[in-house]
């Protein structure tokens, strides 16, 4: 040096064919209960790595660049 996979919420991780940004778990309040868990209602939390291009529009398409991980060398 070259290739292949990644990068999305506090953590794991979904997101098809470019148009609505999500789920469990956590967290917070509230019910329920003598009190805790469990459970049930709700609610907060995001520059989707980063910089540019394409396009009416980009998490998604391209180029680049960094981090991580596997591989050749």
């Nucleotide at each position: 040096g070259g290739g292949c996979g990644g990068u999305u919420a506090g953590c794991u991780c979904a997101g098809u064919c470019g148009g609505g940004a999500g789920a469990g778990c956590g967290u917070c309040g509230c019910g329920c209960u003598u009190a805790c868990a469990a459970c049930g209602c709700g609610a907060a939390g995001g520059u989707c790595g980063c910089c540019g291009g394409u396009u009416c529009g980009a998490g998604u398409c391209c180029g680049g660049c960094a981090c991580c991980g596997c591989c050749c060398a």